[in-house]
Bacterial RNase P class A from Algoriphagus aestuariicola, 437 nucleotides, folded computationally. The sequence was found by an Rfam model in a public genome assembly. The model forms 94% of the base pairs in the Rfam consensus. Its mean pLDDT, the model's own confidence on a scale to 100, is 75. The source organism's lineage runs through Bacteria, Pseudomonadati, Bacteroidota, Cytophagia and Algoriphagus. Rfam family: Bacterial RNase P class A. By type it is a ribozyme. Its Rfam clan is "RNaseP clan".
């Protein structure tokens, strides 16, 4: 120098005519007021002057501010998160670090397996609380031999001894020798075979052959001590110690959650046929009860009258009083939420770091059917082509030229995260890679 990956930045620019919205000011009116001044309200787009979309505004996934609900307490159900510390208002975010895995580069060891540096991934609480599930294949998968190995005994082979008798065979002990695609029982779990996964794994010893059977040594566990806020690491002694996996299987454990939302909400007009009907209660209770539900606390109409009757009580009515439900019918504009913030920029300081603290500075859309535009030019930047110039080359410069392109996309109550979407152009790392010393 190119290429690729990852992480952050910015993501058009200028004039010119012409169109849209908010605010001030200016004009008239009313209030206070002594004049200046303030406050409210009204014209006008006359006129001056300031401001007008995003990093994602998207998705609606988290988390919070705010607002309602009489209190917002208790439990059960339901959901979420789940390695450590730390930041934050909070988080299922973010920073730093552990542990496990897995790639590369060096490199230690006889080997199994280490160690150092860097990059990647983690849905990493618990399987000695239950419960469930590992299809198929394979002997076996909460357990055990298909194949092979090993020894023994028979059969086949030889070689002695003895014995029978058909003189050449047989029957019987004894041995020797390795052999058979022989048979039979036994010992093994080291090789091999299935499989995701098969009783830890390397080395020697050892045995009939093997096996933690022994031993070193890795791995695993358990006491201790050392470091370190911890998560964990390290060390020095013991133990032959193994039958696992899956909890993004139900399930325990910790810890946290009230709900419903700006079409949540507040105030003020305006209409509510002086309608109709069902239910349920008025001394003990309807019902209001933030939520699925249960229960606490608080509120809550408590009136008239009639009848029996054991005077305690029981039943009925009522144009009366609470509550809830429906049919139907009227009304339905204004005006606050509504943008002064866990706001932003600068600098200095602490802290690896996300971050804190101090100083200084600023005010940056406010629409209510929804404004921020449209049309002209030129400029920048990138494809593409031609020329030219540097270079060993990959490429790089510069100029020309085209009816080439300029991304993704628009606030709706605010904010902090996560997720998606993106033409190009710049910065930092990390791999490879071209070429030269």
């Nucleotide at each position: 120098g190119g290429u690729g990956c990852a992480a952050g930045u910015c993501g058009u620019c200028u004039u010119g005519c012409c169109g849209c919205u908010c605010c001030g000011a200016u004009c008239c009116c009313g209030a206070u007021g002594a004049c200046u001044a303030u406050c409210g309200g009204g014209a006008c787009u006359u006129u001056c002057g300031g401001g007008g979309a995003g990093g994602a505004a998207a998705g609606u996934c988290c988390g919070g501010g705010c607002a309602a609900c009489a209190c917002a307490g208790a439990g059960c159900g339901c959901c979420a998160u789940a390695c450590u510390u730390c930041c934050u208002a909070a988080c299922g975010g973010g920073a730093a670090g552990g542990g496990u895995g897995u790639c590369g580069a060096c490199u230690g060891g006889u080997g199994a397996c280490g160690g150092u540096c860097g990059g990647c991934a983690u849905a990493c609480a618990g399987c000695c609380a239950g419960u469930g599930c590992c299809a198929c294949a394979g002997a076996a998968a909460c357990a055990a031999a298909c194949c092979g190995c090993c020894a023994c005994u028979c059969a086949c082979g030889c070689u002695c001894a003895g014995g029978g008798c058909u003189u050449g065979c047989c029957c019987c002990g004894a041995g020797c020798a390795a052999g058979u695609c022989g048979a039979g029982g036994g010992g093994u779990a080291a090789g091999g075979g299935u499989g995701a996964a098969a009783a830890g794994g390397u080395g020697g010893g050892g045995u009939a052959a093997g096996a933690g059977c022994c031993c070193a040594c890795c791995g695993u566990c358990c006491c201790g001590c050392u470091g370190g806020u911890g998560a964990c690491a390290g060390c020095u002694g013991g133990a032959g110690c193994u039958a696992g996996g899956c909890a993004a299987a139900c399930c325990u454990u910790a810890u946290g959650g009230g709900u419903u939302g700006a079409a949540a909400g507040a105030u003020c007009a305006a209409a509510u046929a002086g309608a109709c009907c069902c239910c349920g209660g008025g001394c003990a209770a309807a019902g209001a009860g933030c939520u699925g539900c249960u229960c606490g606390u608080u509120c809550g109409a408590u009136u008239c009258u009639c009848g029996c009757c054991u005077c305690g009580g029981c039943g009925g009515g009522a144009u009366u009083c609470c509550g809830g439900g429906g049919u139907g019918g009227g009304u339905a504009g204004a005006u606050c939420g509504a943008u002064g913030g866990a706001c932003c920029c600068c600098u200095g300081u602490c802290g690896c770091g996300a971050g804190g603290c101090a100083g200084g500075g600023g005010c940056u859309a406010g629409a209510u059917a929804a404004a921020u535009g449209g049309c002209a030019a030129g400029a920048a930047u990138c494809c593409c082509u031609g020329c030219g110039g540097a270079g060993c080359a990959a490429u790089c410069c510069g100029u020309a030229g085209u009816u080439g392109a300029u991304a993704c996309a628009g606030a709706a109550c605010c904010c902090g995260g996560c997720u998606u979407a993106c033409a190009g152009a710049c910065u930092u790392g990390c791999a490879c890679u071209u070429u030269u010393u």